[in-house]
RNA sequence: GCCAAGGUGGCGUAGCCCGGGAACGCACCAGACUGAAGAUCUGGGUAUCGGGAGUUCAAAUCUCCCCCUUGGCA
Numbered sequence: 001g002c003c004a005a006g007g008u009g010g011c012g013u014a015g016c017c018c019g020g021g022a023a024c025g026c027a028c029c030a031g032a033c034u035g036a037a038g039a040u041c042u043g044g045g046u047a048u049c050g051g052g053a054g055u056u057c058a059a060a061u062c063u064c065c066c067c068c069u070u071g072g073c074a
Stems, first nucleotide, its partner, number of pairs: 001073007010026004020057001028044005050066005
């Protein structure tokens, strides 16, 4: 340099194809329970969806440019 896959809460992922409410698990916080802790139950907070621009009434999703990660080829 070329090709492919990927970037979404603290972590791991879904949602993207076919545009309308961003969800799940773990972790964290509070409460219940316990002598205490763990487990369990209940509630809660946390995501400019890699960055920018465009299209649209409306973009995580479509289009364009750029950045980063991984793998392959050279």
Predicted 3D model of a 74-nucleotide RNA (transfer RNA) from a Promethearchaeota archaeon. Its Rfam family is "tRNA". It is annotated as a transfer RNA. Rfam links the family to the GO term triplet codon-amino acid adaptor activity.